RNA sequence: UAAAUGUGCGUCUAGGGUUCCGGCCCGCCUGCGGGUGGGUGACUGGUCCGAGAGAGGCAGUCCGCAAGCGCUCGUGCCCUGCGGAUACACGGCGGGAUAAAAGCCCGGGAGAU
Numbered sequence: 001u002a003a004a005u006g007u008g009c010g011u012c013u014a015g016g017g018u019u020c021c022g023g024c025c026c027g028c029c030u031g032c033g034g035g036u037g038g039g040u041g042a043c044u045g046g047u048c049c050g051a052g053a054g055a056g057g058c059a060g061u062c063c064g065c066a067a068g069c070g071c072u073c074g075u076g077c078c079c080u081g082c083g084g085a086u087a088c089a090c091g092g093c094g095g096g097a098u099a100a101a102a103g104c105c106c107g108g109g110a111g112a113u
Base pairs, nucleotide, nucleotide: 007059008058009057011055012054015049016048020046021045022043023040024039025038026037027036028035029034060086061085062084063083064082065081066080068078069076071074088108090111094106095105096104
C1' cells in the first nucleotide's frame, strides 16, 4: 500500500426492551363479582423487535452427470431430474428507527489482525 462481487425471503434462537395483554404496588368507585386511573420491566411471562460474524428451511447462483431439444453432427443452449459447492469472519465509540431497547439499521463500516 492492497484485499468481496462474500445472494434473497420466511421460521426460530441467543439477546432486547415496555406501546398492548397479563403480574405486582397505590388511589378512587362498588351491588363485593369487579370496574377505573396512576406507578412498576432491579415483573422469570404472552404479543412485539431480533443476529454478516447464531440454528435450520426454501429459493437463487455456480459446477458435474443423466435425459430431452436445436442445429452447422460435435458441440451449443434451454429446460427437467439427481449429486456437489456457496468458504472465512476480531470488532468499538457514536448516531438512527420504533412504544422502547438490543447481537436490529448505519455496518463484513472505523479500527484491529